[in-house]
RNA sequence: UAAAGAAAAAGGCAAAUUCAUCGAAAGGUGAAGACGCAAAACUAAAGGGGCUAAGAUCUUUGGAUUAUGCCAGCCAGCUGCCAAU
Numbered sequence: 001u002a003a004a005g006a007a008a009a010a011g012g013c014a015a016a017u018u019c020a021u022c023g024a025a026a027g028g029u030g031a032a033g034a035c036g037c038a039a040a041a042c043u044a045a046a047g048g049g050g051c052u053a054a055g056a057u058c059u060u061u062g063g064a065u066u067a068u069g070c071c072a073g074c075c076a077g078c079u080g081c082c083a084a085u
Stems, first nucleotide, its partner, number of pairs: 002085001005082001012037002017032006035073001042077002047075002049071003055066004
């Protein structure tokens, strides 16, 4: 310097759930809480995929379609700690 991600160290993040709060919803934020995570850091028009449907359009008034709203803890892109060898 590189490196398969075994083991270890230093530190980091925080699923479900509960409470508060914002939101039409999906979902976000804060606190509590740890299922897990080597990228569970970052990136959401200009990669794929998924969720929601306020508004809009259509409608047989049941509903259907649609992102300009979201998800990075689905894959991906990008930066990066340690490291058997």
Molecule: c-di-GMP-I riboswitch aptamer
Organism: Oceanobacillus limi